[in-house]
RNA sequence: GAUAGAGGUGCGGAAGUCAAUAGUAGUACCGGUGUAAGGCCAGCAGGGCCGUUGCCGGCGUGAAAGGGGCUUCUGCCGAAGGAAGGAUUUGCGGGCCUUUCCUGGGCAGGCGGAGAAUAUCCGUCUGACUGUCGCAUUUGCGGAGAGCUAUU
Numbered sequence: 001g002a003u004a005g006a007g008g009u010g011c012g013g014a015a016g017u018c019a020a021u022a023g024u025a026g027u028a029c030c031g032g033u034g035u036a037a038g039g040c041c042a043g044c045a046g047g048g049c050c051g052u053u054g055c056c057g058g059c060g061u062g063a064a065a066g067g068g069g070c071u072u073c074u075g076c077c078g079a080a081g082g083a084a085g086g087a088u089u090u091g092c093g094g095g096c097c098u099u100u101c102c103u104g105g106g107c108a109g110g111c112g113g114a115g116a117a118u119a120u121c122c123g124u125c126u127g128a129c130u131g132u133c134g135c136a137u138u139u140g141c142g143g144a145g146a147g148c149u150a151u152u
Base pairs, nucleotide, nucleotide: 001152002151003150004149005148008077010076011075012074013073014072015071016070017069018068026061027060029058030057031056032055033054034053038050039049040048041047080103081102082101083100084099085098086097088095089094104130105129107127108126109125110124111123112122113121114120132143133142134141135140136139
């Protein structure tokens, strides 16, 4: 260098389903109130009415997007996620490609951000756990995936 493989509440994607969003937005009808399209009555009072349109209330009907939980299927083990920059596209929300950097993995908690949110996600810190290698040796310490194991 090549090939194969391990980590476990492991990672990504899709579909189904459930809750939440929300009795919200929208909308039918009724009432109140304001009113500048347009019109009618009346005939100088600067009047009245219909109506347009706005707001409020009542009553009925009543979503969705984005975000998420679970299940199944599927691709996987830098799986993948994040930050900054660049190219391209766009319905300007974003999609997609790429460069550099950060993170071994999930869990719990604190803080910050996103979010309608007590959901959830992202970042960071702390803690114990877990896999792995190293140093010491019976139980500790330390490192990081550019790692580790096997074969060649």